[in-house]
RNA sequence: GGGGCUUUAGCUCAAUCGGUUAGAGCCACGGACUCAUAACCCGUUGGUUCCCGGUUCAAGUCCGGGAGGCCCCA
Numbered sequence: 001g002g003g004g005c006u007u008u009a010g011c012u013c014a015a016u017c018g019g020u021u022a023g024a025g026c027c028a029c030g031g032a033c034u035c036a037u038a039a040c041c042c043g044u045u046g047g048u049u050c051c052c053g054g055u056u057c058a059a060g061u062c063c064g065g066g067a068g069g070c071c072c073c074a
Base pairs, nucleotide, nucleotide: 001073002072003071004070005069006068007067010026011025012024013023019057028044029043030042031041050066051065052064053063054062
């Protein structure tokens, strides 16, 4: 210098050919259970979907530019 993959909740990850409330598990918090704790069970909080623009009736998803991470080639 060229190329590929990746970025979504505190963490690990889903989200169909773009389609209308963005979810799951863990963590945290509350409850139930127990003499009590843990486990199991129920519930709740938590999101500028990396950033800036564009296309579209509609963007986490498509397009352009930028940033971080991993890898390949030279």
Transfer RNA from Fibrobacter sp. UWCM, 74 nucleotides, folded computationally. Model confidence (mean pLDDT): 82 of 100. The organism belongs to Fibrobacter, within Bacteria. It matches the Rfam family "tRNA". By type it is a transfer RNA. About the family: Transfer RNA (tRNA) molecules are approximately 80 nucleotides in length. The sequence is in RNAcentral, with records from ENA, GtRNAdb and MGnify.